[in-house]
RNA sequence: UGCUUAUGGAGAAAGACGGAGGGAUUAGACCCUGCGAUGUCUUAGCAACCUGUGCUUCACAAGGUGCUACAUUCUACUCAACCACUACAACGUGUUGGGAAAGAUAAGCG
Numbered sequence: 001u002g003c004u005u006a007u008g009g010a011g012a013a014a015g016a017c018g019g020a021g022g023g024a025u026u027a028g029a030c031c032c033u034g035c036g037a038u039g040u041c042u043u044a045g046c047a048a049c050c051u052g053u054g055c056u057u058c059a060c061a062a063g064g065u066g067c068u069a070c071a072u073u074c075u076a077c078u079c080a081a082c083c084a085c086u087a088c089a090a091c092g093u094g095u096u097g098g099g100a101a102a103g104a105u106a107a108g109c110g
Stems, first nucleotide, its partner, number of pairs: 001110007013043005021032003026076004044068003048065003051061004072102001077099006084093002
């Protein structure tokens, strides 16, 4: 880096360094940020998957991976329903719901 499968519910922060953007990517919206974010390191913690143990719909441990603002944040692509507008219909815009795509994490395979 590619493929397959599962999941997006919940949980868990202090210190030091550093100094401007950050929340995956493009655009818009929304949010965080000099009361110092994002990031790096240390320590601490959480427990999603693997693993181990037990009294096995569950609980515990914290060894591997992972994680510790809010949220896969919303819209974009597609399908369905519906109110209104466009003279009517269709298309489109809008609202709601579903799906896909993309992305994240784990496990397995190459």